[in-house]
RNA sequence: GCGGUGGUAGUCUAGCCUGGUCUAGGACAGCGGCCUGCCACGCCGCGGGCCCGGGUUCAAAUCCCGGCCACCGCACCA
Numbered sequence: 001g002c003g004g005u006g007g008u009a010g011u012c013u014a015g016c017c018u019g020g021u022c023u024a025g026g027a028c029a030g031c032g033g034c035c036u037g038c039c040a041c042g043c044c045g046c047g048g049g050c051c052c053g054g055g056u057u058c059a060a061a062u063c064c065c066g067g068c069c070a071c072c073g074c075a076c077c078a
Stems, first nucleotide, its partner, number of pairs: 001074007010028004020058001030046005051067005
């Protein structure tokens, strides 16, 4: 340099191809409550997220363009 895959909460992840209602769903972690003699477990609740910029559209996590980052492969290299 070329190609591929990926980026969603503190962590992991679903959704993306095929745009739309309801609050972007789940697990773990955190906080509060219930339970308990206390803790743990269990149950209920709460807060927290679409990598960045632009475009298309009535409407974008989802489609298009550019960029950044990570991983993998190929190529080049004195």